Transfer RNA from a Thermoguttaceae bacterium, 71 nucleotides, folded computationally.
RNA sequence: GCGGCCAUAGUGUAGCGGUAACACGACAGCUUCCCAAGCUGUAAUUGUGGGUUCGACUCCCAUUGGCCGCU
Repeated sequence: GCGGCCAUAGUGUAGCGGUAACACGACAGCUUCCCAAGCUGUAAUUGUGGGUUCGACUCCCAUUGGCCGCU
């Protein structure tokens, strides 16, 4: 230099062109003499910038970071 893959909550991961989900964690409540465990609820997420579309996490382009391969 060229090519490919990945980027989604605090962490680990799903997901589909039509409200973004699960587990753990955080917070609050219930329970308990207390703690733990359990139960219920709440908040928090699509790397960045454009494009296509009625509508984009999803499709396209560029870019940033990480990984792999080739030279």
Its Rfam family is "tRNA". From the family's description: Transfer RNA (tRNA) molecules are approximately 80 nucleotides in length.